Transfer RNA from a Candidatus Pacearchaeota archaeon, 73 nucleotides, folded computationally.
The source organism's lineage runs through Archaea, Nanobdellati and Candidatus Pacearchaeota.
Its mean pLDDT, the model's own confidence on a scale to 100, is 81.
Rfam family: tRNA. Gene Ontology term of the family: triplet codon-amino acid adaptor activity.
The sequence is in RNAcentral, with records from ENA.
RNA sequence: GGGCCGGUAGAUCAAUGGCUAGAUCGCUACCCUCGCACGGUAGAAGUUGCGGGUUCGACUCCUGCCCGGUCCA
Numbered sequence: 001g002g003g004c005c006g007g008u009a010g011a012u013c014a015a016u017g018g019c020u021a022g023a024u025c026g027c028u029a030c031c032c033u034c035g036c037a038c039g040g041u042a043g044a045a046g047u048u049g050c051g052g053g054u055u056c057g058a059c060u061c062c063u064g065c066c067c068g069g070u071c072c073a
Stems, first nucleotide, its partner, number of pairs: 001072007010025004018056001027043005049065005
């Protein structure tokens, strides 16, 4: 330098171009308990890596760049 895969909540990951981007773990509060753990309920937590384009509508499609992994030279 080139090919391929990936980047979404604190972590691990979903989401056929179409409702207000969800799940599990974690965190906070409450319930439960004499207390803790377990369990239950609720809540907080997102610039979907950064721009541009297509579209009525983009996490999703196209494109430039950045970062990580892998292969080739």